[in-house]
């Protein structure tokens, strides 16, 4: 230098043909408990990695940038 993949919530992943961003986990607050833990309710955390371009509408399709992993040289 070249090619494949990846990048989403504080972690770990999802999302079907472009059509309303979700789970666990873990965070807080309650219930239970004489207390601790477990269990159980609920909440609260998102610029989908930046940046452009298509489109009535982009996590998803194109370009480009940046980081990681992997193969070629």
């Nucleotide at each position: 230098g070249g090619g494949c993949g990846a990048u989403u919530a504080a972690c770990u992943c999802a999302a079907u043909u472009g059509g309303u961003a979700g789970a666990g986990u873990g965070u807080c607050a309650c219930u239970u408990u004489g207390a601790c833990g477990u269990a159980g309710u609920g909440a609260a955390a998102g610029u989908u990695a930046g940046g452009g371009a298509u489109u009535c509408g982009a996590g998803u399709u194109c370009c480009u940038u940046a980081u990681c992993g992997c193969c070629c040289a």

This is a predicted structure of a 73-nucleotide RNA (transfer RNA) from a Clostridiaceae bacterium. It was read from a public genome assembly. Its Rfam family is "tRNA". The family's RNA type in Rfam is transfer RNA. The organism belongs to Clostridiaceae, within Bacteria.